This is a predicted structure of a 101-nucleotide RNA (SAM riboswitch aptamer (S box leader)). The sequence was found by an Rfam model in a public genome assembly. It matches the Rfam family "SAM riboswitch aptamer (S box leader)". Rfam links the family to the GO term regulation of gene expression.
């Protein structure tokens, strides 16, 4: 790289180094950014696996080992429905855990 399957409007920094881009890819928009981006290390955040307890057919508590996440809905839109629009509701790509081949 591929398959499945859950989840993705909730949380989480006035810190160190770092120094110019980043908000996945293309497209349009919108924003972030020297009052300091990206990355890296500390802090934090959650609780998917995981462990103890508990309940007895999977229910709660709890801890934080394995990941993962720490600006705005997955920042919006892009295909399809519904709709006079605004909107909403569903794909598809995406992103994370587990499983699988």
């Nucleotide at each position: 790289a591929c398959c499945u399957u859950a989840u993705c409007a909730a949380g989480a920094g006035u810190g160190g180094c770092g120094g110019a881009g980043g908000a996945a890819a293309c497209a349009g928009g919108u924003c972030c950014u020297g009052u300091g981006a990206a990355g890296c290390c500390c802090g934090g955040c959650a609780a998917c696996c995981u462990a103890a307890u508990u309940c007895u057919u999977u229910u709660a508590u709890u801890a934080a080992g394995g990941u993962g996440c720490u600006a705005a809905a997955u920042c919006c839109u892009g295909c399809g429905g519904u709709a006079a629009g605004a909107a909403c509701c569903g794909a598809a790509a995406g992103a994370u855990g587990a499983g699988g081949a």